[in-house]
Context: one part of a larger RNA
Molecule: small-subunit ribosomal RNA, central domain
Organism: uncultured bacterium
């Protein structure tokens, strides 16, 4: 390699943006590159496959056809796919009226709490635990009122709610900006999907520079607790957590499920938003569109369970996967201050 797979048995890249490529609506003329038919040349010999024939058979070995799936020209068909030209509007874009939202970024403000600092009040204990000890108080602690400092995070709302591609985003306003929904169809007219390489982003930790430091804590330190206790339990406690800038590029980065289109029984829930019914007007109620969940046919699945947000039917483009370990490890390349990522073996063993 064929084949067959990627929810949980190996495998779906962490997520877009986009480059070559591959793949692509509807009609109509043309064209014949791919297709298809037909003809002619060519496809050495031997070998192979079947007939026939020589060595008493076989094996061998002759004879003459088949075959040699292939290529070249030359003559047709044109339903497909492909070029080419014209038109279209259903996919894509756009427009014009709304609508939701913790989408992003930057400045500002609040208010609850914890900590510290000053002063009042007031006296022996606070505190912490399974118990207890380290610890802190008579230099007045805790607790209490009254100011003040200073950083981080925003209770209720809050909701299998919402928003974004994903990480992820939750107090208030402001200015900036991203995408999404819905209705209507005026406009362009297949401009589309995917998507190797490339850029882009991207928790937490860690990393440099310089800042800030209230909490709350890797590391240490001491108390306990055990046979020990480098734990868990507790008193403190530095990095760090927070800013600005700049790197790192990895997670069970998960739905453990790559994008996009089409089709396929419903039933309830909730979220944005149109239309109808009802009404004085709203609510009720029906329909219809976009997302979120829950149950369920059929189907599919090794089972679990999926199940109009497929793990059903089915095209298209990518990425992976080929027993266990050895190994995501050695070289060796590129990335990086480093830590280290990334690519990625084999030996030799079951």
């Nucleotide at each position: 390699u064929u084949g067959g797979g990627c929810g949980u048995a190996a495998a779906g890249a962490g997520c877009g943006u986009g480059u070559a490529g591959g793949c692509g609506g509807a009609u109509a003329u043309u064209u014949a590159a791919g297709u298809c038919a037909g003809a002619u040349g060519u496809g050495a010999a031997a070998a192979c496959u079947g007939g026939c024939g020589g060595c008493u058979c076989a094996a061998c070995c002759g004879u003459g056809a088949g075959a040699c799936u292939g290529c070249a020209u030359c003559u047709g068909a044109u339903a497909c796919u492909g070029g080419a030209u014209a038109u279209c509007u259903u996919g894509a874009g756009g427009g014009u009226a709304a609508g939701a939202g913790a989408g992003g970024a930057a400045a500002g403000u609040g208010g609850a709490a914890u900590u510290c600092c000053u002063a009042g009040u007031g006296u022996a204990g606070c505190g912490g635990u399974g118990a207890a000890a380290u610890g802190c108080g008579u230099a007045g602690a805790u607790a209490u009122u009254a100011g003040g400092a200073g950083g981080a995070a925003c209770a209720c709302c809050a909701g299998u709610g919402g928003c974004g591609a994903a990480g992820g985003c939750g107090a208030c306003u402001u200015u900036c900006u991203g995408g999404c929904u819905u209705a209507c169809a005026a406009c362009u007219g297949a401009c589309g999907c995917u998507g190797a390489g490339a850029c882009g982003c991207g928790a937490a930790a860690g990393c440099g520079u310089g800042g800030g430091g209230a909490g709350c804590a890797a590391a240490c330190a001491g108390g306990a607790u055990u046979a020990g206790a480098u734990a868990c339990c507790c008193u403190g406690g530095u990095a760090g957590u927070c800013c600005a800038c700049g790197c790192c590029g990895u997670a069970a980065a998960c739905g453990a499920u790559g994008g996009g289109u089409a089709c396929u029984a419903g039933g309830u829930g909730u979220a944005g938003g149109a239309g109808g019914u009802a009404u004085c007007g709203a609510c009720c109620c029906c329909u219809u569109c976009u997302g979120u969940g829950c149950c369920g046919c059929a189907g599919u699945u090794a089972a679990c369970a999926c199940a109009u947000u497929a793990a059903g039917u089915a095209c298209c483009c990518c990425g992976c996967c080929u027993g266990g370990g050895g190994a995501g490890u050695a070289c060796g390349g590129c990335c990086g201050c480093a830590a280290g990522g990334u690519u990625g073996a084999a030996a030799c063993u079951c």